[in-house]
A computed fold for a 373-nucleotide RNA from a Candidatus Polarisedimenticolia bacterium, annotated as Bacterial RNase P class A. The model forms 91% of the base pairs in the Rfam consensus. It is recorded under the gene name rnpB. Taxonomically the source falls in Candidatus Polarisedimenticolia (Bacteria, Pseudomonadati, Acidobacteriota).
RNA sequence: GGAGCGGAACGGGCGGCCGCUUGCCGCUUGCGGCGGGAGGAAAGUCCGAACUCCAUAGGGCAGCGUGCUGGAUAACGUCCAGUCGGGGCGACUCGAAGGAAAGUGCCACAGAAAACACACCGCCUAAGCACCUUCGGGUGCCGGUAAGGGUGAAAAGGUGCGGUAAGAGCGCACCGGGCCGACGGUGACGCCGGUCGCACGGUAAACCCCACGCGGAGCAAGACCAAAUAGGGAGGGUGUCAAGGAUUGGCCCGAUCCAAGACCUCCGGGUAGGUCGCACGAGCUCAUGGGUAACCAUGGGCCCAGAUGAAUGGCCGUCACCCCGUCCCUCGGGACGGGGCCACAGGAUUCGGCUUACAGUUCCGCCUCCGAC
Numbered sequence: 001g002g003a004g005c006g007g008a009a010c011g012g013g014c015g016g017c018c019g020c021u022u023g024c025c026g027c028u029u030g031c032g033g034c035g036g037g038a039g040g041a042a043a044g045u046c047c048g049a050a051c052u053c054c055a056u057a058g059g060g061c062a063g064c065g066u067g068c069u070g071g072a073u074a075a076c077g078u079c080c081a082g083u084c085g086g087g088g089c090g091a092c093u094c095g096a097a098g099g100a101a102a103g104u105g106c107c108a109c110a111g112a113a114a115a116c117a118c119a120c121c122g123c124c125u126a127a128g129c130a131c132c133u134u135c136g137g138g139u140g141c142c143g144g145u146a147a148g149g150g151u152g153a154a155a156a157g158g159u160g161c162g163g164u165a166a167g168a169g170c171g172c173a174c175c176g177g178g179c180c181g182a183c184g185g186u187g188a189c190g191c192c193g194g195u196c197g198c199a200c201g202g203u204a205a206a207c208c209c210c211a212c213g214c215g216g217a218g219c220a221a222g223a224c225c226a227a228a229u230a231g232g233g234a235g236g237g238u239g240u241c242a243a244g245g246a247u248u249g250g251c252c253c254g255a256u257c258c259a260a261g262a263c264c265u266c267c268g269g270g271u272a273g274g275u276c277g278c279a280c281g282a283g284c285u286c287a288u289g290g291g292u293a294a295c296c297a298u299g300g301g302c303c304c305a306g307a308u309g310a311a312u313g314g315c316c317g318u319c320a321c322c323c324c325g326u327c328c329c330u331c332g333g334g335a336c337g338g339g340g341c342c343a344c345a346g347g348a349u350u351c352g353g354c355u356u357a358c359a360g361u362u363c364c365g366c367c368u369c370c371g372a373c
Stems, first nucleotide, its partner, number of pairs: 001369002004366007012319007020037008039344001043355002046353005051218004063214005068082005083097001084095004098209002103207002105203003120149002122145003128141005157175006176198001177196005183190002222276004232267005241261001244258005283302008321340008
């Protein structure tokens, strides 16, 4: 210097003018002053919780989720450190990574055969039988063979040597595998030794089995205050303003009694509206200590949006940065002019994660190749 791997940080600064919203203060009560005012993802709403209401003796079934080990945490499907397996020369990275020896199912197409295997091609003719013979053997039958070919995602351990008629764990060596034991490790597991010719094809992102976990809805949760209007209830009051009933009476008026209603007072539920929930929190930050780390403990410091048709914006100047052109140069760069100043995006109860988006930059650690010394 090239190519690459992993991680961290920023994502404009300052000033002026005009606005928006909110807290406090002041007064002349709608103005002024002083403060606060989005993000690394505020996003997707995919997991986990806090909080609230509803449900709930206890246990089980069903259903759903998680699934190597140890740790972290309030919790998690997250994170950290490891193990095993795949990829990469490597830094590193990816993994739904329990059980196929409980049972059931499935294994398309191709292929002879797909699970108590299989003879299609090929190879063999040692043994047995028949026939022929130039007596070397040949042909056929009965058979043997999983080494070779071919099919397939997968063909019943692999390679080599021996062995054999040809073959075959048939025998042996190494590798792989099962079982047993010792050692190391908290553990997943590793490693060593012995033993067994090898018994158990794959599939659980098929049913299933095992272990662990899980009640539901969500801040439009929920709590409180509470109009107007129209309902509801209780009491009072009046005696015609008013419906009706009873008595008297042949009938009407009248009289007497009861009396819904109108009226007054009170109570209660709900709506509009308002307040709270709602901003001091599993909080941020620095130091020290513990831990490989995630993280934890102790001490100091800090206060950091709370809107509700929903504010957080716009313009100008300048600096920084980027691009283009011209000139200078000690080849590092500098000066002048012009232009750009931009990405993804934006709170709505709050946290911990994950995932996704992102113009332009900066820094740290590491790997590999090339060159020079």